[in-house]
Predicted 3D model of a 105-nucleotide RNA (SAM riboswitch aptamer (S box leader)) from Alkalicella caledoniensis.
The source organism's lineage runs through Bacteria, Bacillati, Eubacteriales, Proteinivoracaceae and Alkalicella.

RNA sequence: ACCUUAUCAAGAGAAACCGAGGGAAUGGCCCUAUGAAGUUUCAGCAACCACACUAAUUAGUGCACGGUGCUAACUCCAACAGAACAUAGUUCUGAGAGAUGAGGG
Numbered sequence: 001a002c003c004u005u006a007u008c009a010a011g012a013g014a015a016a017c018c019g020a021g022g023g024a025a026u027g028g029c030c031c032u033a034u035g036a037a038g039u040u041u042c043a044g045c046a047a048c049c050a051c052a053c054u055a056a057u058u059a060g061u062g063c064a065c066g067g068u069g070c071u072a073a074c075u076c077c078a079a080c081a082g083a084a085c086a087u088a089g090u091u092c093u094g095a096g097a098g099a100u101g102a103g104g105g
Stems, first nucleotide, its partner, number of pairs: 002104007013042005021031003026078003043071003048067002051062004075097001080094006
């Protein structure tokens, strides 16, 4: 690389350097010289792992020192299948894809 599994409606940004892209990919629609991406520092959010307790194999509560993650827009929206309303589209469900954690490899 890839496989399994859980979650994805909430939450949380400033500064310095640099200088044109970014939001995964396609189509939209957005963000961006009132400074994108990137790097660094500090801050914050959350609570997957870890840790503690309870309780019994899995769950609950707590914690935030440690390992990750995250800090525009629901995973920004759609795309594939289906359902309801009703033929205009809207809403909803699921799949697929993706992201993150944990485990495997």

Its Rfam family is "SAM riboswitch aptamer (S box leader)". Rfam's curators write: The SAM riboswitch is found upstream of a number of genes which code for proteins involved in methionine or cysteine biosynthesis in Gram-positive bacteria. The coordinates come from a structure-prediction model, not an experiment, and the mean pLDDT is 85. The RNAcentral record of the sequence draws on Rfam.